[in-house]
């Protein structure tokens, strides 16, 4: 010392991405009320208009001016000259100061800076303290006069003159040189002090009446401030590894305040570097600011300290001090002025302008204070400063009021229409005055008695006014506080991240409500944090990334046991520095804070002393247990090299011998009659070495297999002789290193990348087959990579055990071998602790520590691109980035899923029977047509399906006509009754006339109807089954689906429910960390098979009458059948075999029924956004003189096709005639309708009799008897059509059914495929009902006749249980790979282009210091003078900036083409990978191919399955 999101169906671990914080010299949007204390160009060190920012001293001078006491002359006595004393001002010489103060940060990775140190190798102006002087002289200049040049800027001659200005002599030292002495001291050179004698070199005045004061010169010492030096620290690359010639280092001489190659001659080779030189990049450093717990990490605005720089470059110059921001000189760019000849400038000083950007203020006030220059001082001068001005830029205060007030006003949202909310909120009452507006007073800041304040009439105080002038702004899906209404409709738009938006969006917009901050809130951008995500504090590598292919061994790091010594690390105790300001803590002080102020602590540092000595170093002795050598053994496919063997392949020669062989899944290509294969014998050649053989051996690792010699390397055992820590690891470095491949030479037998041909298939560049070449093999060399794996680096050391196996030693016992036993070392397998995210590892560690070396930081891009280095080459090695993603990954779970496995079931196969597919029609359904052909079911599980019946109606669809409060509801007002008749018109709705009237009443009026008006509103068969209730398919009448405690695992999850029986069943049993429980299974339910009791009409009919032609017809019976209520019955109960003494099966008996008897009802969790808004309801939308309502008239009936589902048949098991049996359900009043006449018939006509066990429909057919037809497009089958009829019905043309007759199509058993059925069933016959005026071949029953097969489950489909694989979860209709087309995007090459810093060679060479000369100029000093001394100028010369040039090197932009990347909408080819992914996959290589890939050769399991061996587990 806080976490949160986000990878998944779900876990848990990796892990990277996001977010929550705090800051900021900021910037942008929106909005502003004060006030205090800070802070404001972060870009273009771009350019600058104007004014300002360094001036002062008259007490240093000489003049100039002002002035104008005062005084003289003239004389018109108030005029004029003329001289002039204070006093002020000042251009020049002269001093002092412009080297400070102020900007700024370009350059600079450097002793620049920081820290701490040193100078025996230095300076220091102005101040201080001392201690000595100041004697006497010369010569010149500026100002100014004159003259001359020039636009100017300025210049140049000449004449004059001063000084604290310059120059000599003089005197002088404890100053300086040189000398040699002597004394002390020190860290090397050396340093100090004395004393000696030589030689050098000093000065200035000024002020005052004067005391005096201020100046001058030497010289010492101090403060101060700077100079050099050295330890230590100080960004990023190694795709910069070598770099240096004054270089390194002597000697001498020179220059500097001083050391020094800091310069030069000359000598010497040297000196930096892997502990990072050189090089490129990038940047001022520090105190400190921000983060952070710290440790770090960012950052170097304001304040400080230090460099560094002043348009760019160079240069000296004056000075104590400068290589000078507002000083010169040169050069360069640029601006300006100009008379074109020539000059001037230099805001990175304040203000301010222009330009640049997202962005940073006034041309302001005063020297009042504090500090600087100068002055003796008054004073000047001061853009430093101190104040004011602009900005919310930031911190910090403050205020928009306060108390009270429910009729919860209006008024806004929003409601499930009650109601909630904004909300005490407003209004309204009662108060304050802080901020504010007036007025009036009014400072501290001022020092030292006075004076003296920019700021300011400001803080403050007082008195008055009035709530009046003053709140915004971001948010509300989750992280993350805070939810509704409306628009919108994957659009517009949001978005930090995970994501919203495709019609009910808490995620857009808007509104209301809310929530968060608050004069400020949000965005962006940047740091640090969270992030332990570079992990020193504090990570990791067996599979998530990540262990080097292996050894050997150099630096380097790390080392064993006992001891002395030292103190280098290390410990400790002073000293000294670590400015200040900041931070923290604490005292005071602005009313309070922000701020200011004293004081303390802190500054983890460095350094310098002092002491400790336990551990490390370091240096000595010793040890032996680490490591090593000898000794004796045995063991091995450890290497290398010769050499010999057999057994197979193939080839040849040769014999016998005859048609095939070969090869696959099935052929085929290929061989072979010219004699193959096939066997026998011979030769030849090349390769590999069967058995043994073994989770056996060796080897560092790759890899090693036949014997036999020769040569060699290492391990392991015994015993304890020898060395005495010699060890370990191991960056660079050397070596070794399977396969493929590369270079010569060889060899080639078989195998075989490439090819060729056959196949396979939609294709087949493959997999399968028949050839075949590199290769595979040997020498020599190269090459250096694999899935070089135990995906586990090398060392020692501790830490439970069992059991194998291989080498070796010892013991015991034995005559002896075995057996046991104990121990090394290998090499395996099961385990404990403990480790792990799990899985697993477990003495062979993935345990516990240690020491060394490699490596890893999200996926893709990418092991790619550029360089670099190896190589012949292939190519290896070292290895990015832009760009994009939000994951990408590992382990484990639950499911699905496999062309994976076991088990089991089912009319799933199989055994069967029927049939559909072929034909004719019916029907549905697509398609097509159409003005409609109304709408929905779509694979199973849509299609004789809604539709238990479309000629109008129905109907919903289309033409035309016609209505708008409506064809229906409900409410108001007025009117009237509406209605029915009946007419006219009209295709009908309709219209118009006609007729003709209500019920109650308390007489107000109600009420029911029907017309008119208005408007709420009807109305919708309009969308959306992906907004839904509800219902109903379907897997599947499969047998599963799940909870509670417990237990197990970090977790999802497991356990139960998984074994081992058994069952129709998760049905029972057993067993078990699981004990129970629910939903489902079953069973209650219902029909049906036996019986048995009751009951007994309409049903029945033995018995007893009665009657008929005959009949239960009728008395009667309750006995039967049959109705119908209750019962009983079957449960594996019995026996017996199995079985495990279970469950539970086999088979037996009894029974009508036997193992749920048969059949129906019933349908867990949940799947499929399954169906269905056109049943019905319903939310949302849409339509409202129409998407509503109505009428007629057409469609829903169409018709080249297609497909389903049924009827009829194709015929003798069968048609026709004929006669003649047996039923069970059912239905019936707008009804069923009987006899009986009529008709051939359909039907008509009749009207009994039933509201129905009564009548009626209603004849059952098939079966059966008999007769015929005799295999034929038929006496089969019956389409079509043509005539007549018949019923229903307002109406059969479009478009009913039936009947007579006539006509008499197609079709002779139906391909590929597929369907139902396991028993009263298929298969056939009829009969009935719902609908319904009429219309069934369909649909719901109903009963007659009534089979034939099931060996089994290998195989198709469905389903269930365990288990394994997985990259799949939308769940394989799943996931996914590359080419190729298009579109963006960034990115490598690329003939070049272009620009840019830097470095090297040469050319030219300004200014300027240095040297040289120095015929020409020359006041000081010497000299009588000539002359000289010394300067200067000119010229030369070295150095040298800019410029020019050449050759490379590196950077950056560009670039026709061109490579590959990444992203995109639902394009194209294929299917290569996930499952045994349909040839198991993957690594290296190599060829090859549209393309993924394919195929050879070694390799590896990260490969299912199935067996086999070996190990281990378990009584």
């Nucleotide at each position: 010392u806080a976490g949160a999101g986000u990878u998944u169906g779900a876990u848990c671990c990796u892990g990277g991405c996001u977010c929550a914080g705090g800051a900021c010299g900021a910037a942008c949007g929106c909005u502003g009320g004060c006030g205090g204390c800070g802070u404001g160009c972060c870009u273009a060190a771009c350019a600058c208009a104007u004014g300002c920012a360094a001036g002062u001293c008259g007490a240093g001078c000489g003049g100039g001016g002002a002035g104008g006491a005062g005084g003289a002359a003239g004389c018109u006595u108030g005029c004029u000259u003329c001289c002039g004393a204070a006093u002020c001002c000042u251009a020049g010489c002269g001093g002092c100061g412009g080297a400070c103060g102020g900007g700024u940060g370009a350059g600079u990775a450097a002793c620049g800076c920081g820290u701490g140190a040193g100078c025996a190798a230095c300076c220091u102006g102005c101040c201080u303290c001392a201690a000595a002087c100041a004697g006497g002289g010369g010569g010149a200049u500026a100002a100014c006069g004159c003259a001359u040049c020039g636009a100017a800027a300025g210049a140049u001659g000449u004449g004059c003159u001063a000084a604290u200005a310059c120059c000599g002599c003089g005197u002088a030292a404890g100053a300086c040189c040189a000398c040699g002495g002597c004394a002390c001291c020190g860290c090397a050179u050396g340093g100090u002090g004395c004393a000696g004698a030589g030689g050098u070199c000093a000065a200035a005045g000024g002020a005052g009446c004067a005391a005096u004061c201020c100046g001058g010169u030497u010289u010492g010492a101090g403060a101060u401030g700077g100079g050099c030096u050295c330890g230590c620290g100080u960004c990023c690359g190694a795709u910069u590894a070598g770099c240096u010639a004054g270089u390194u280092g002597g000697u001498g001489a020179g220059a500097u305040a001083a050391c020094g190659g800091c310069c030069c001659a000359c000598c010497a080779a040297g000196g930096c570097g892997a502990c990072g030189a050189u090089c490129g990049g990038u940047a001022g450093c520090c105190g400190a600011c921000c983060u952070g717990a710290g440790a770090g990490g960012g950052u170097g605005a304001u304040c400080g300290g230090c460099c560094a720089c002043a348009u760019u470059g160079g240069a000296a110059c004056u000075g104590a001090g400068a290589a000078a921001c507002g000083g010169u000189c040169c050069a360069g760019a640029c601006u300006c002025c100009u008379a074109c000849g020539g000059g001037a400038g230099g805001c990175a000083g304040c203000a301010g302008u222009g330009g640049g950007g997202a962005a940073u203020a006034u041309u302001g006030g005063g020297c009042a204070a504090u500090g600087g220059g100068c002055g003796a001082a008054a004073g000047c001068c001061u853009g430093a400063c101190c104040c004011a001005g602009c900005a919310a830029c930031g911190c910090c205060g403050c205020g928009u009021g306060a108390g009270g007030g429910a009729a919860g006003a209006a008024g806004g949202g929003u409601u499930u229409c009650g109601g909630c909310u904004c909300g005490u909120a407003a209004a309204c009452c009662u108060c304050u005055g802080u901020c504010c507006u007036a007025u009036g007073g009014g400072a501290c800041g001022a020092a030292g008695a006075a004076g003296u304040g920019a700021c300011g009439g400001u803080a403050c105080c007082a008195u008055a006014g009035g709530a009046g002038g003053a709140a915004g702004c971001c948010c509300c899906g989750g992280c993350u506080a805070a939810c509704u209404a409306c628009g919108u409709g994957c659009c517009a738009g949001c978005a930090g991240c995970c994501g919203c938006g495709g019609u009910a969006a808490u995620a857009c917009g808007u509104a209301g409500g809310g929530g968060g901050c608050g004069a400020g809130c949000g965005u962006u951008g940047u740091c640090c944090g969270g992030a332990a995500u570079g992990a020193u504090u504090g990570g990791g590598c067996g599979u998530a990334a990540a262990g080097g292919g292996c050894g050997c061994g150099u630096a380097g790091g790390c080392g064993g046991c006992c001891u002395g010594u030292u103190a280098a690390g290390u410990c400790u105790g002073g000293a000294g520095u670590g400015a200040a300001a900041g931070u923290c803590c604490u005292g005071c002080u602005u009313u309070c804070a922000a701020g200011g102020u004293g004081g303390g602590a802190a500054u983890u540092g460095c350094u310098u002393u002092g002491g400790a000595u336990a551990c490390u170093g370091a240096u000595g002795g010793g040890c032996u247990c680490g490591a090593g050598u000898g000794c004796a053994g045995g063991a091995g496919a450890g290497g290398a090299a010769a050499g010999c063997g057999g057994a197979a392949u193939u080839a040849c020669c040769g014999g016998u011998g005859u048609a095939g062989c070969g090869g696959u899944g099935a052929a085929a290509u290929g061989c072979g009659u010219a004699g193959a294969g096939a066997u026998c014998g011979g030769u030849a050649g090349g390769a590999a070495c069967a058995c043994c053989a073994g989770u056996g051996g060796c080897g560092a690792a790759g890899g090693c297999g036949g014997c036999u010699u020769u040569c060699u390397g290492g391990a392991c055992u015994g015993a304890a002789a020898c060395u005495g820590a010699c060890g370990c690891u191991g960056a660079g470095g050397c070596g070794c290193g399977a396969a493929a491949g590369c270079g010569u030479g060889g060899g080639g037998a078989g195998c075989a990348a490439a090819c060729a041909g056959g196949a396979u298939u939609a294709g087949a560049u493959a997999c399968c087959c028949u050839g075949g070449u590199a290769g595979u093999c040997c020498a020599c060399g190269c090459g250096g990579u694999a899935a070089a794996c135990g995906a586990u680096g090398a060392g020692u050391g501790c830490u439970a055990g069992g059991u194998g196996u291989a080498g070796g030693a010892g013991g015991u016992a034995u005559c002896g071998a075995c057996c046991c036993c104990u121990u090394c070392u290998g090499u395996g397998c099961c385990g404990c602790a403990g480790u792990a995210a799990a899985c697993a590892c477990a003495a062979u560690a993935a345990g516990c520590a240690c020491u060394c070396c490699g490596c890893c930081u999200g996926g893709g891009g990418a092991g790619u691109a550029c360089g670099g280095c190896c190589g012949c080459a292939a190519g290896g090695u070292u290895g990015a980035a832009a760009c994009u993603c939000a994951a990408a990954g590992g382990a484990a779970u639950u499911g699905a899923c496999g062309g994976g496995g076991g088990c089991c079931c089912g009319c799933a196969c199989a055994a069967g029977c029927a049939g559909c597919g072929g034909a004719g029609c019916a029907u549905g359904u697509g398609g097509u047509u159409u003005a409609a052909u109304u709408c929905g079911a779509a694979g199973c599980a849509a299609c004789g399906c809604g539709a238990a019946g479309a000629a109008c109606c129905u109907u919903a669809c289309c033409a035309g006509g016609u209505c708008u409060u409506g064809a229906c509801a409900u409410c108001c007002a007025g009117u009237a009754a509406a209605a029915c008749u009946u007419g006219u018109a009209g295709a009908g709705a309709u219209a118009c006339a006609u007729c003709g009237u209500g019920a109650c009443u308390u007489c107000g009026g109600u009420c029911a109807u029907a017309c008119u008006g208005a408007g709420a509103c009807a109305g919708g068969u309009g969308g959306u089954g992906c907004a839904u209730g509800g219902u109903u398919g379907u897997c599947g009448u499969c047998a599963g689906c799940u909870c509670g405690u417990g237990u197990c695992g970090u977790g999802a999850g497991a356990u139960g429910u998984u074994g081992g029986g058994u069952u129709a069943a998760g049905u029972c049993c057993c067993g078990c960390a699981a004990c129970g429980a629910g939903c489902g299974c079953a069973a209650c339910c219902c029909c049906u098979a036996u019986c048995g009791u009751c009951c007994g009409u309409u049903a029945c009919u033995a018995a007893c009458g009665c009657g008929u032609c005959a009949a239960g017809g009728u008395g009667a019976g309750g006995a039967c059948u049959c109705a119908g209520a209750c019962g009983a019955g079957a449960c594996c109960g019995c026996c017996g075999g199995g079985g495990a003494c279970a469950a539970c099966u086999c088979g037996g008996a009894g029974g009508a029924a036997g193992g749920u008897g048969g059949g129906g009802a019933c349908g867990a969790c949940g799947u499929c956004a399954a169906a269905u808004c056109a049943u019905c309801a319903u939310g949302c939308c849409c339509c409202u003189u129409a998407c509503g309502a109505c009428c007629u008239g057409g469609g829903c009936u169409a018709c080249a096709c297609a497909c389903g589902u049924g009827c009829u048949a194709c015929a003798a098991u069968g048609g026709g005639u004929a006669c003649a049996a047996c039923a069970a359900a059912g239905g019936g009043a707008u009804g069923c309708g009987a006899a009986g006449c009529c008709g051939c018939a359909a039907g008509g006509u009749g009207g009994a009799g039933c509201c129905a066990a009564a009548c009626c429909c209603a004849g059952a057919a098939a079966a059966g008897u008999a007769c015929u037809c005799u295999c034929a497009g038929u006496u089969c089958a019956g389409a079509u059509u043509g005539u007549g009829g018949g019923c229903u019905g307002c109406a059969a043309c479009c478009c009913g059914c039936c009947c007579a007759c006539a006509u008499g199509a197609a079709g002779u058993u139906g391909g590929a495929g597929u369907u139902g059925c396991u028993a009263g069933u298929a298969a056939u016959c009829g009969c009935g009902g719902a609908u319904c005026a009429g219309c069934a071949u369909g649909c719901c029953g109903c009963g007659g006749u009534g089979a034939a097969u099931a060996c089994g489950u290998u195989c198709c489909c469905g389903g269930g249980c365990c288990u394994u694989g997985u990259a799949c979860a939308c769940a394989c209709c799943g996931c996914c790979c590359g080419u190729c087309a298009c579109a963006c995007c960034a990115u490598g090459g690329g003939a070049g282009u272009u620009g840019g810093g830097a470095g090297c060679g040469c050319c030219c060479g300004a200014a300027g210091c240095c040297g040289g000369u120095g015929a020409g100029g020359u006041a000081a000093c010497c000299g009588a003078a000539a002359g000289g001394a010394g300067c200067c100028a000119g010229c030369c010369g070295u150095c040298g900036a800019a410029g020019g040039u050449g050759a490379g090197a590196c950077c950056a932009a560009u670039g026709a083409c061109u490579g590959g990347g990444g992203u995109g909408a639902a394009g194209u080819c294929g299917u290569a990978a996930c499952a045994a992914g349909g040839u198991a996959g993957c690594c290296g290589u190599a060829u090859c191919g549209g393309a993924a890939g394919g195929u050879g050769c070694g390799g590896c399991u990260g490969g299912a399955u199935c067996a086999c061996c070996u190990c281990c587990u378990u009584a």
The prediction has a mean pLDDT of 85. The RNA shown here (small-subunit ribosomal RNA) has 1515 nucleotides and comes from an uncultured bacterium. It matches the Rfam family "Bacterial small subunit ribosomal RNA".